[in-house]
Context: one part of a larger RNA
RNA sequence: UGACGGGGGCCCGCACAAGCGGAGGAGUAUGUGGUUUAAUUCGAUGAUACGCGAGGAACCUUACCUGGGCUUGAAAGUUAGUGACCGACUCUGAAAGGAGUUUUUCCGCAAGGACACGAAACUAGGUGCUGCAUGGCUGUCGUCAGCUCGUGCCGUGAGGUGUUGGGUUAAGUCCCGCAACGAGCGCAACCCCUAUCAUUAGUUGCCAGCACGUAAUGGUGGGAACUCUAAUGAAACUGCCCGCGCAAGCGGUGAGGAAGGUGGGGAUGACGUCAAGUCAGCACGGCCCUUACGUCCAGGGCUACACACGUACUACAAUGGCAAGUACAAAGGGUUGCUACACAGUGAUGUGAUGCUAAUCUCUAAAGCUUGUCCCAGUUCGGAUUGAAGUCUGCAACUCGACUUCAUGAAGCUGGAUUCGCUAGUAAUCGAAAAUCAGCAAUGUUUCGGUGAAUACGUUCCCGGGCCUUGUACA
Numbered sequence: 001u002g003a004c005g006g007g008g009g010c011c012c013g014c015a016c017a018a019g020c021g022g023a024g025g026a027g028u029a030u031g032u033g034g035u036u037u038a039a040u041u042c043g044a045u046g047a048u049a050c051g052c053g054a055g056g057a058a059c060c061u062u063a064c065c066u067g068g069g070c071u072u073g074a075a076a077g078u079u080a081g082u083g084a085c086c087g088a089c090u091c092u093g094a095a096a097g098g099a100g101u102u103u104u105u106c107c108g109c110a111a112g113g114a115c116a117c118g119a120a121a122c123u124a125g126g127u128g129c130u131g132c133a134u135g136g137c138u139g140u141c142g143u144c145a146g147c148u149c150g151u152g153c154c155g156u157g158a159g160g161u162g163u164u165g166g167g168u169u170a171a172g173u174c175c176c177g178c179a180a181c182g183a184g185c186g187c188a189a190c191c192c193c194u195a196u197c198a199u200u201a202g203u204u205g206c207c208a209g210c211a212c213g214u215a216a217u218g219g220u221g222g223g224a225a226c227u228c229u230a231a232u233g234a235a236a237c238u239g240c241c242c243g244c245g246c247a248a249g250c251g252g253u254g255a256g257g258a259a260g261g262u263g264g265g266g267a268u269g270a271c272g273u274c275a276a277g278u279c280a281g282c283a284c285g286g287c288c289c290u291u292a293c294g295u296c297c298a299g300g301g302c303u304a305c306a307c308a309c310g311u312a313c314u315a316c317a318a319u320g321g322c323a324a325g326u327a328c329a330a331a332g333g334g335u336u337g338c339u340a341c342a343c344a345g346u347g348a349u350g351u352g353a354u355g356c357u358a359a360u361c362u363c364u365a366a367a368g369c370u371u372g373u374c375c376c377a378g379u380u381c382g383g384a385u386u387g388a389a390g391u392c393u394g395c396a397a398c399u400c401g402a403c404u405u406c407a408u409g410a411a412g413c414u415g416g417a418u419u420c421g422c423u424a425g426u427a428a429u430c431g432a433a434a435a436u437c438a439g440c441a442a443u444g445u446u447u448c449g450g451u452g453a454a455u456a457c458g459u460u461c462c463c464g465g466g467c468c469u470u471g472u473a474c475a
Stems, first nucleotide, its partner, number of pairs: 001475002003472003007469007015459002019422005026314008034305002042053002064300007077122003081117003087102006105114003125289002128287003134283002136278003139274001141272001146185006152161003165176003191266004196234007206223002210221003237260001240254001241252004316415001320374007332363003337356002341352004381412001386407007428451007
């Protein structure tokens, strides 16, 4: 100087407390361990691995296994040679491949070039190893308030001071004091979205007033008010008032205001820590393989299953299930696409047909509300599992897809010890969209809106963190 203490002081955080809803019991989905296997490819492993890399494993992907092939190679470049290549066809084969038949150059005056084949050589190739050789990127402490430097001063020196102290703040935020005076990286602000208003602009959006028209609809003329769209600006600064205070600042049913003290949210992550993670995203040093650890193909596997754990979904019901009627979003996507509408089918879907390269057409709610029924039961709860018949995608659904209909109708009556999330448009609950994608194992992820709570006395205790101080046989 640090680190540590079941030392002390001060402070903070959904850390506890106060509340609400979950997990742990059941079934299923998914990931992991284990076991099994020819292979169940590889990585991630306390917090900081386990719906993670994977934002799509039937083939492909694919890295794994079995079997069949190739060896300058699947792809790219250079050098000499040939003149074709492409196309069509036959045999063999699971395919890859192998053997053969047929047809046959183009551009240019020329030199030469294009394209293809092929011997040899130089180059190749490796998801093989090392993340403890590395770059880059990332997680975490932590959006915590810290981490340092120059000059000066103090100390033999390591180092200290500044950065400590008194207040204050979300903040090393600011004020006052002080052998310190200044500065840098962080904090905050500058950026984006959202909440209010104004101006500009009105099409594909809008319709107050005026007309026309329809069974009905901004459908039409028209309008530029309103909503909205999308660009520019205004607005919030403790600015004003009162009280406290030297000040910084704090308090208020304060005023005004759409918004009040960081208005709400996002992006943004200091010096560093964990030899943290990644050589399988990419790049790269070294080592290793080179008729194979490279490469092509078919089939299988990554989907196995006594079991254990994590994360989710669905439930156990009456604040509910079922049936009928009826209302209201936002944000996204669409031409190999989204599809109105009509018809067929119980339905998944099919057939026809129309509009849209989209503020124009289209995909688009559910909870809610109204009425009826069920009457507390393993039920009109719950839907696993299984049988049968189908639909769709796709060369192909056996291993191994999703969906539909009929039948079947398992466990489960609120879950031990323990444990997780959340402080407001939040939790809880309800649906919608997108990426990936032929299809889909999505109950995942990332967004979007609808309905919409309870509680916080307080900081004694648990956990983590910040500052000061103290002890230490630790570094």
Notes: A computed fold for a 475-nucleotide part of an RNA from Bacteroidetes bacterium RIFCSPLOWO2_12_FULL_35_15, annotated as small-subunit ribosomal RNA, 3' major domain. Rfam family: Bacterial small subunit ribosomal RNA. The sequence was found in a public genome assembly. NCBI's taxonomy places the organism under Bacteria, Pseudomonadati, Bacteroidota. The coordinates come from a structure-prediction model, not an experiment, and the mean pLDDT is 81.